RNAcentral holds the sequence, with entries from MGnify.
The RNA shown here (Bacterial RNase P class A) has 348 nucleotides and comes from a soil metagenome.
Its Rfam family is "Bacterial RNase P class A". Rfam classes the family as a ribozyme.
RNA sequence: CAGGCCGGGUGGCCGCGGGCCGCGCAGGCGGUCCGAGGAAAGUCCGGACACCGAAGGGCAGGGCGCUGGGGAAACCCCAGGCGGUGAAAGCCGACGGAAAGUGGAACAGAGAGCAGACCGCCUGCCGGCGCGUCUCCGGAGGCGCCGGCCGGUAAGGGUGAAACGGUGGGGUAAGAGCCCACCAGCGUCGUGGCGACACGGCGGCUCGCCAAACCCCGCCCGGUGCAAGGCGAACAGGCUCCGUUCGCAGGUGGCCCGCCGAGGAGCCGGGUAGCCGCUCGAGCCACCGGGGAACCGGUGGCCUAGAUGGAUGGUCACCCAAGACAGAAUCCGGCUUACAGGCCUGCU
Repeated sequence: CAGGCCGGGUGGCCGCGGGCCGCGCAGGCGGUCCGAGGAAAGUCCGGACACCGAAGGGCAGGGCGCUGGGGAAACCCCAGGCGGUGAAAGCCGACGGAAAGUGGAACAGAGAGCAGACCGCCUGCCGGCGCGUCUCCGGAGGCGCCGGCCGGUAAGGGUGAAACGGUGGGGUAAGAGCCCACCAGCGUCGUGGCGACACGGCGGCUCGCCAAACCCCGCCCGGUGCAAGGCGAACAGGCUCCGUUCGCAGGUGGCCCGCCGAGGAGCCGGGUAGCCGCUCGAGCCACCGGGGAACCGGUGGCCUAGAUGGAUGGUCACCCAAGACAGAAUCCGGCUUACAGGCCUGCU
């Protein structure tokens, strides 16, 4: 540095939630078994499932963006390429497009985009000073320094995160891809690779940055989330039917008569209480096989919370390394964040 694992232990007593069994008309009682996590968290992605929409298209909006593979899918995983970083093992990367268009670049700076002469460098001209040369003594002309003017120049200095390819040589008045070599970039060809790409040859000589700025290109996405959604009492309501001198339902010990009797039955809508959804599932463990890995296949074994004011706690004793972050609420796959301490393996 990378990967994996654990994250107080044992025992006693008292309690809490759930399953099963037994007893009880019932409230309940007894026995037995199970009872939070690696993140249960943030709710950031992706799904399963459920309902809406006859289940089609488009706009808007959002997400993603190197290559190959895996996976139900993914802002996921594995391997590789490229770029960055580190001495190294390794780590990090939203990693398509800036010669479609719009836009941005604070401060500093002369100039921030078909750029820019502030200092500097250089040719020429003018003026001053100094020193030589020639001279017909009137001047002519040269060199050096200083100052000014018209120009040339992007090599050097300076500003900046960034200054219109970099280094070196030639060239030039001084310079400049102006010319040349190498490097970077662009185009093209060849070779290797499934591919991203790498390496090599050739060419013309040069094109700045930002798209987690708008935008363009390609691909994907219907909406709402378990308070989804389903069943559904009691009481009240509506409709229909039977019945109140022709006596319904019910009662009167089982049936008929007789007697008592003024109410009774069915259906409907709703969605409360309650019940379901609810935890067996893209499940976990071991072994074998395939694969470089992610992962896939086979065989065998296991059942591992399911509440609805919401359980998993308290206390005592002993031990040690003195115990961190934190607790389910439909479920699953990821990512991210928090975490005292400890163990194992491999590498620098």